[in-house]
């Protein structure tokens, strides 16, 4: 100097708004209950980190083993705009280990 791998899933959680539930409120109703507004309504469903956590799983070295199969051990490091996009909207989701910095 060139290629290549450094990875993929699922829970959770920082965080995130408002389709739905619920809460409040306003109007009609006798009342039930319909219809609207509010997320500057803690909350539940929901959506969520490459640089967050936990699991399995997968890759890689090395040992045992006739062979299947098994043990052990690594899986590092990681500062980051503006802007746009999707969702119902929104965001530490996507563009994105991006521009850029060091």
């Nucleotide at each position: 100097c060139c290629a290549a791998u450094a990875g993929a899933u699922a829970g959770c959680u920082a965080g995130g708004g408002u389709u739905c539930c619920g809460g409040u409120u306003u109007c009609a109703u006798u009342a039930u209950u319909g219809a609207g507004g509010c997320g500057u309504c803690u909350g539940g469903u929901c959506c969520a980190a490459g640089a967050g956590c936990c699991a399995u799983c997968g890759a890689c070295c090395u040992c045992c083993u006739g062979a299947a199969g098994g043990g052990g051990g690594u899986u590092a490091c990681a500062c980051g705009g503006a802007g746009g996009g999707a969702u119902a909207a929104a965001a530490g989701c996507c563009c994105g280990g991006g521009a850029g910095a060091c």